[in-house]
Molecule: transfer RNA
Organism: Candidatus Nealsoniibacteriota bacterium
Parts: sequence; C1' cells; structure tokens
RNA sequence: GCCUGGGUAGCUCAGUUGGCAGAGCAACACAUUGGUAAUGUGUAGGUCGCCGGUUCAAUCCCGGCCUCAGGCU
Repeated sequence: GCCUGGGUAGCUCAGUUGGCAGAGCAACACAUUGGUAAUGUGUAGGUCGCCGGUUCAAUCCCGGCCUCAGGCU
C1' cells in the first nucleotide's frame, strides 16, 4: 500500500427489503427479609465511530476519513 470483518447504553451484543433504537448483565428506586443475598416490579442511561451525499424519511444505501482485528504483498 491492498483486501476482509468490526465500531450501536457503563459492559457483552442484537437489530433492520430505509419508517418512533432493543435484549442480557451492571446502576438506581420500590416490594419482599429481623438484616443482607437471591427474587419480583419499575426507572434512568444512546450525537447508532466522524464528515458529507441520496431520500419525504438513514443505525440501515453511496463516498471520504478515523479506529480495532485478521489477511496479502
């Protein structure tokens, strides 16, 4: 330098022939307990890596860039 895959909640990861962004764990509150743990219910938490483009509408499609992993030379 080139190729492939990844980047989405604090962590691990889904997601979508383009149409209100989700789960589990963690956190917090409440219930339960003599108290803790466990369990149950609920709450909060997101510029979907960045910048542009297409579109009525982009996490999704297109271009460039950054970054991580692997491969080729």